[in-house]
Context: one part of a larger RNA
RNA sequence: GGCGUACGGUGGAUGCCUUGGCACGGGUAGGCGAUGAAGGACGUGGUUAACUGCGAUAAGCCUCGGGGAGUCGUAAGCAGGCAGUGAUCCGGGGAUUUCCGAAUGGGGCAACCCGGUCCCGGUCAUACGGGAUCAUCUCGCGCUGAAUCCAUAGGCGCGAAGAGGCAAGACUCAGGGAACUGAACCAUCUCAGUACCUGGAGGAAAAGAAAGCAAGCGCGAUUCCGCUAGUAGCGGCGAGCGAACGCGGAUCAGCCCAAACCGGCCAUUUUUAUGGCUCGAGUGCUUCGAAUGGCCGGGGUUGAAGGGUUUGCCGGGGUGAGACUCGACUCACCCGGAGAGUUACCAAUCUUCUCCCUAGUCAAAGUCGGCUGGAAAGCCGGAACCAAAGAAGGUGACAGUCCUGUAGACGAAAGGGGCGAAGACUCUCGGCAAAUUCCUGAGUACCACGGGACACGUGAAAUCCCGUGGGAAUCCGGGGGGACCACCCCCCAAGGCUAAAUACUCACCCGUGACCGAUAGUGAACAAGUACCGUGAGGGAAAGGUGAAAAGCACCCCUAGAGGGAAGUGAAAUAGAACCUGAAACCGUAUGCCU
Numbered sequence: 001g002g003c004g005u006a007c008g009g010u011g012g013a014u015g016c017c018u019u020g021g022c023a024c025g026g027g028u029a030g031g032c033g034a035u036g037a038a039g040g041a042c043g044u045g046g047u048u049a050a051c052u053g054c055g056a057u058a059a060g061c062c063u064c065g066g067g068g069a070g071u072c073g074u075a076a077g078c079a080g081g082c083a084g085u086g087a088u089c090c091g092g093g094g095a096u097u098u099c100c101g102a103a104u105g106g107g108g109c110a111a112c113c114c115g116g117u118c119c120c121g122g123u124c125a126u127a128c129g130g131g132a133u134c135a136u137c138u139c140g141c142g143c144u145g146a147a148u149c150c151a152u153a154g155g156c157g158c159g160a161a162g163a164g165g166c167a168a169g170a171c172u173c174a175g176g177g178a179a180c181u182g183a184a185c186c187a188u189c190u191c192a193g194u195a196c197c198u199g200g201a202g203g204a205a206a207a208g209a210a211a212g213c214a215a216g217c218g219c220g221a222u223u224c225c226g227c228u229a230g231u232a233g234c235g236g237c238g239a240g241c242g243a244a245c246g247c248g249g250a251u252c253a254g255c256c257c258a259a260a261c262c263g264g265c266c267a268u269u270u271u272u273a274u275g276g277c278u279c280g281a282g283u284g285c286u287u288c289g290a291a292u293g294g295c296c297g298g299g300g301u302u303g304a305a306g307g308g309u310u311u312g313c314c315g316g317g318g319u320g321a322g323a324c325u326c327g328a329c330u331c332a333c334c335c336g337g338a339g340a341g342u343u344a345c346c347a348a349u350c351u352u353c354u355c356c357c358u359a360g361u362c363a364a365a366g367u368c369g370g371c372u373g374g375a376a377a378g379c380c381g382g383a384a385c386c387a388a389a390g391a392a393g394g395u396g397a398c399a400g401u402c403c404u405g406u407a408g409a410c411g412a413a414a415g416g417g418g419c420g421a422a423g424a425c426u427c428u429c430g431g432c433a434a435a436u437u438c439c440u441g442a443g444u445a446c447c448a449c450g451g452g453a454c455a456c457g458u459g460a461a462a463u464c465c466c467g468u469g470g471g472a473a474u475c476c477g478g479g480g481g482g483a484c485c486a487c488c489c490c491c492c493a494a495g496g497c498u499a500a501a502u503a504c505u506c507a508c509c510c511g512u513g514a515c516c517g518a519u520a521g522u523g524a525a526c527a528a529g530u531a532c533c534g535u536g537a538g539g540g541a542a543a544g545g546u547g548a549a550a551a552g553c554a555c556c557c558c559u560a561g562a563g564g565g566a567a568g569u570g571a572a573a574u575a576g577a578a579c580c581u582g583a584a585a586c587c588g589u590a591u592g593c594c595u
Stems, first nucleotide, its partner, number of pairs: 001594009015580001016545002020516002022513007029505002031166002039100003042055003046078002050074002061094006070082003105114003115134007136163003139159006171202001172200005182189001186236001212219002223250005233241002254497003257441001261298010275286003278328006303475001305440003308436007316335007337429005349424005354418005360410003367399001368381004384401002386390001392404003446470008456482001477492005532539002552579001556565003
C1' cells in the first nucleotide's frame, strides 16, 4: 500500500409521517369604488427584528347577541394587568380609520412639497395650529352672450345628479386583427376571425316571438345537448373546411310602440269673417277659426290580413259633467262582475307568515377484570352495553362505548337573502254586420359596381351585412321558397322589450379522489413571490420531522470558548436540539491475509 472483517466519522438516500398542494362534484356569491376602492407606504406592543391584527381612539373603542373560565396573537421569559358586576373568544351593527393610490386644490422623482376661500383656537399683531371646502368631463337648470338682426358658439353660476379606477390572464357581446404553421416548396387556401389590441355590460351575456322553415304533408320565438354526419356540399376538387332539414331531449312566455283617428297645450303662417259651446228645436254665452309643426294623453299593433273612420243592430246599475229646457248621445267617477300584477307583458310596493345564511346548543353506550409494555386503544375473558350514532380526527401502540365529533334534533337581539302564500295596494275589460279615394316603419326595399358574412374560395350563387352611385310599391300592396320565369305554398322587412334551459369561477361552505407526499404536489407545507439577481421590464430559490411529555441534562470535573467526561431525565440520549430512520460515494481506528 492492497483485499477482507469489526467499529466509527461524514453524508442525507430510503422508509414512515403531513400542517401544504392538485383535480373534480354540489351549493352560495358573482362585485368593490369620490361616503375615496383594489393595492401599498409609514406607524402602532411595557420590553418587539419579522409575520398577523389594527390606525394618532392604532394586537385596539362602543353596542347588540352567542358563550362560560380563564386570559393579555404567532411566542417563551421578565414586569404588570384583566376576569361570575361574565373577561379572553365567536357573530351582527356602529365609531375611529395617518399618508400614497382613480387621487380629484396646485405640483411631484407614489407614500412628499406648496397653496386659495370660510370658520375656530392662538398672538399686542404677525406667526403657528385645527376643521370644512376648492380637479376634469357629461347631464340638468339658470344667468349672460360674439362675428351677425334673431339665434348659435362661447362664458359664468348652481346641483348629496352621473362618470372616472380596480378585479378572475374566467365567462359574454361588439370594433379592429396577425404570423409561425399545414399544404412535405409556395402565392389562392390553411392556421383563424385564433392569438393579441380596444370598447361595453351582466351575474350571466348574446339571441328571441317569423317579410322563418318545409314541400303538395306539415311545423310554429330564442338558447343548449344527443343524433342526423364527417353525410350533402365547399376546396390550387390539394391540404383541408364542413352544414341544414328532420328526430330525440333540457327549458318554456309572451308582449309594447310608430301610423290612421280623437282631445289638450305651445309655436309659426294666414284671415277679420265667420265659427265654436255633443246632436235636434228654441233661448243664451263666447271670439276666434283654419292650415302646418312640436309635445302630452287616449286609440292601436296584424297576414284565415289587422286597425281607424262612418252607419246600423244588440249590450248590468248609480252619480256627475258637457250653458239652459225636453229627449237622445258621449265622457268621467263609483258600485257590481271578470281578469291580471311588481323580470318583459301600461304603471307602481309595503306588511305578515314561512325557509335559508352570518355566532351557536343538546346528543347514546366500559375508562369492566387480567396479560405484555414506558404508555393499552393491542391480546385474553364474560349472562358487558349503545347504535337513526361502526364517518373522521385526537388521546403515551390499533378506541362504536375516553375527548372532539357523528346520526338525529334544536337556535338569532341585529344584518342579509330566497321560493311561495295571504292581505293591503294598483291596473285592465263591449260584441256583430256593412260601407270606406284613411293607416300599417323610405333615401328604405331593390338594382349596378366593389367587398364582407353565410360549411358555400364568384361559382348557375340564392340569402344576410357594408361602401359608392341610382332608386320603388302602399293591400288590386310587399318579401321568401338557392340564378331566373310561371303556377302553387309560406310569411309581413325597413321600431322596441323579454325569464328559464346555457357559459365561467377570484372568493365562501360542504364533499369526493385506482391524485402528490418534501428533487413529489402550487414557484411557495417553513418570515415565499420572501432572500437573492437585474438600471428596468423581469427573473426567482433553498429550507419540513427531538420526545408521549421539555422531563431540553441540576450539581461536579477538563476548559478562554467550543467541545467533552461523569451524574441525572427518559422506554430509548448512537432520541441532546448540527436532534426519527440514517443507504452510497468519501475519510478513519483496530485487526487477519498478501506484498
A computed fold for a 595-nucleotide part of an RNA from a bacterium, annotated as large-subunit ribosomal RNA, domain I. Its Rfam family is "Bacterial large subunit ribosomal RNA". Gene Ontology terms of the family: structural constituent of ribosome and ribosome. Model confidence (mean pLDDT): 81 of 100. The RNAcentral record of the full RNA draws on ENA.